[in-house]
RNA sequence: UCAUCAAGAGCAGCCGAGGGAAUGGCCCAAUGACACUGCGGCAACCCCCAAUCAUGGGAAGGUGCCAAGUCCAACGGAUUUAAUCCGGCAGAUGA
Numbered sequence: 001u002c003a004u005c006a007a008g009a010g011c012a013g014c015c016g017a018g019g020g021a022a023u024g025g026c027c028c029a030a031u032g033a034c035a036c037u038g039c040g041g042c043a044a045c046c047c048c049c050a051a052u053c054a055u056g057g058g059a060a061g062g063u064g065c066c067a068a069g070u071c072c073a074a075c076g077g078a079u080u081u082a083a084u085c086c087g088g089c090a091g092a093u094g095a
Stems, first nucleotide, its partner, number of pairs: 001095005010039004018028003023073003040066003044063003047058004070090001075087004
């Protein structure tokens, strides 16, 4: 810089207090979260195959991921009780 981010995906061991990026919420957490390890899984990208080049299938490999819509919101606009939608800011992953 480009693309995607509404779906999908566990169990056990171990550690022992916070964690979910940041701000505000709201959630998860001693019925032990989070992190780490093992096996397992998902399929986002690269990759492999097919192709009408829109996409579909695959999971051998490279990363990635496996609570909640990127958990929601913020800034602006439409709307006008709220909410919802669109575009941004910020973030994550891959090339």
This is a predicted structure of a 95-nucleotide RNA (SAM riboswitch aptamer (S box leader)) from uncultured Caecibacter sp. The RNAcentral record of the sequence draws on MGnify. The source organism's lineage runs through Bacteria, Bacillota, Negativicutes, Veillonellales and Caecibacter.